[in-house]
Context: one part of a larger RNA
């Protein structure tokens, strides 16, 4: 390479958009490139294979045949693929109507709580722990009442509930804005799927510049514990956590399950919408679409389990795996302010 694989054994890229490429609905006409058939030429000899012969046999040698699965030219075939043209509507999209949503961005506003400041009341403790101590407090703390400041986060509602491609998104209001869904079946007429490179987004932590800092809190200091205690526990506490602009680009970035399409028994919850029955109108009930859960059939699976949201049955395209360690390391390269990221071995060893 071929083959076989990727939920848990090695293996799905963190996610999206999209270039090249690969693949591509129904019908019709043309063409005949792929494809198929025939003919002709060529495919040196030797070798290989088959038959026969010569060395006593064999190896070896000789003769004949077949083969050389290929290439070129030419004549045809037209089912499939391609190419050129016409038509279509089911794939895809557009439009109209409608409701749902913590989808995104910006601005404004709110209450509870913690902390701090000021004032009142008030007196000896408070805080903390397994027990303590460090710490705070007669310069009046803790507690309690009133006023004020400031930052961060939004209890309950909250739900295997919703939205988003993923990361993720939760107080209220306003503005701008993305997507999905349902109904109508009006319009376009294959406009599609995937996607190497590429581009964009990407939790926490980290970095740069400027602000901000209530609480929490790496580092650091102190108190304990202990044989020791560079920890677990306690008292403090700086970066950070927050905002603006920029960088970084990683995760158990997980459903450990790539994306798209089609097909294949069911039951039962729940979110959104529509239709029907009934009704004065609804609820209930029945059906359809779309999402999200649980259980389970066939089938699959090494088993566990998956099971119309497949890990079943198929197709298209991409990514990845190939014994463990050395190692996601070294070297080189690209990127980065740095930290480092990406790409990625071998010796040796079991």
């Nucleotide at each position: 390479c071929u083959g076989g694989g990727c939920g848990u054994a090695a293996a799905g890229g963190g996610a999206g958009c999209g270039u090249a490429g690969g693949c591509g609905g129904u019908u019709u006409g043309g063409u005949a490139a792929g494809u198929c058939a025939g003919a002709u030429g060529u495919g040196a000899a030797a070798u290989c294979c088959c038959g026969g012969g010569g060395c006593u046999c064999a190896a070896c040698c000789c003769c004949g045949g077949a083969a050389c699965u290929g290439c070129a030219u030419u004549u045809g075939a037209u089912a499939c693929u391609g190419c050129c043209g016409g038509a279509c509507u089911u794939g895809a999209g557009u439009a109209a109507u409608g409701g749902a949503g913590g989808g995104g961005u910006a601005g404004c506003u709110g209450g509870a709580a913690u902390u701090c400041u000021c004032g009142g009341u008030g007196u000896a403790g408070c805080a903390g722990u397994g027990a303590a101590a460090u710490g705070c407090g007669u310069g009046g703390a803790u507690a309690u009442c009133g006023a004020g400041a400031g930052g961060a986060a939004c209890a309950c509602u909250c739900g295997u509930g919703g939205c988003g491609a993923a990361g993720g998104c939760g107080a209220g209001c306003u503005a701008c804005u993305g997507g999905a869904c349902a109904u109508u079946u009006a319009c376009u007429g294959a406009c599609g799927c995937u996607g190497a490179g590429g581009c964009u987004c990407g939790a926490a932590g980290g970095c740069c510049a400027g602000g901000g800092u209530a609480g929490c809190g790496a580092a650091a200091g102190g108190g304990a514990u202990u044989a020791g205690a560079u920890a677990c526990c306690c008292c403090u506490g700086u970066a950070g956590u927050c905002c603006u602009g920029g960088c970084a680009g990683u995760a158990a970035a997980c459903g450990g399950u790539g994306u798209g399409c089609g097909c294949u028994u069911g039951g039962u919850g729940u979110g959104a919408g529509g239709g029907g029955u009934u009704u004065c109108g609804a609820c209930c009930c029945c059906c359809c679409u779309u999402g999200u859960g649980c259980c389970g059939g066939a089938g699959c699976u090494a088993a566990c389990g998956c099971g119309u949201u497949a890990a079943g049955c198929g197709c298209a395209c991409c990514g990845c795996c190939u014994g463990g360690g050395a190692a996601g390391u070294a070297c080189g390269g690209u990127c980065g302010c740095a930290a480092g990221a990406c790409u990625a071995a071998a010796a040796c060893u079991c």